[in-house]
RNA sequence: GGGCCGGUAGUUCAGUCUGGUAUGAACGCUUGAUUCGCAAUCAAGAAGCCGCGGGUUCAAAUCCCGCCCGGUCCA
Numbered sequence: 001g002g003g004c005c006g007g008u009a010g011u012u013c014a015g016u017c018u019g020g021u022a023u024g025a026a027c028g029c030u031u032g033a034u035u036c037g038c039a040a041u042c043a044a045g046a047a048g049c050c051g052c053g054g055g056u057u058c059a060a061a062u063c064c065c066g067c068c069c070g071g072u073c074c075a
Stems, first nucleotide, its partner, number of pairs: 001074007010027005020058001029045005051067005
């Protein structure tokens, strides 16, 4: 330098192909119940510029273009 895969909640990810309310999961966090207390368990809750910029569209995490970062392969 080129090909491919990935970037979404604090963390690890699903969702993207086939556009339609951030649809969410697990763990973590907060509050309450339970306990002498902790853990575990149960209930409730908070938490997201969907990597950045632009384009298409009535509408973009999703389609298109450029860029950045990480992984991997080739040279």
This is a predicted structure of a 75-nucleotide RNA (transfer RNA) from a Candidatus Bathyarchaeota archaeon. It was read from a public genome assembly. The coordinates come from a structure-prediction model, not an experiment, and the mean pLDDT is 82. It matches the Rfam family "tRNA". It is annotated as a transfer RNA. Rfam's curators write: Transfer RNA (tRNA) molecules are approximately 80 nucleotides in length. The organism belongs to Candidatus Bathyarchaeota, within Archaea.